[in-house]
RNA sequence: GGACGAUUAGCUCAGUGGAAGAGCGCGUCGCUUACAUCGACGAGGUCGCAGGUUCAAAUCCUGCAUCGUCCA
Numbered sequence: 001g002g003a004c005g006a007u008u009a010g011c012u013c014a015g016u017g018g019a020a021g022a023g024c025g026c027g028u029c030g031c032u033u034a035c036a037u038c039g040a041c042g043a044g045g046u047c048g049c050a051g052g053u054u055c056a057a058a059u060c061c062u063g064c065a066u067c068g069u070c071c072a
Stems, first nucleotide, its partner, number of pairs: 001071007010024004018055001026042005048064005
C1' cells in the first nucleotide's frame, strides 16, 4: 500500500428500511434470622464519526477513525 470482516447498554451479542432488544451485570422491593438462589419492577443507548439516498436509516451508499485476519 491492497483485500475482507467487526464497531449497537458496563460486558457478550441479536436486530438487513417503519425507528432498539436479550443474557449477564447494576439499583429497589418481595422471599430469608442473614447471604445466595428465585420472583417483580426499574435505571442505563447522539446504534464509532461525518455526509448522502429515502416519506422514513442501527439497517442502503460514500468518506474517515479504531480493532482483527490475510496479501504485498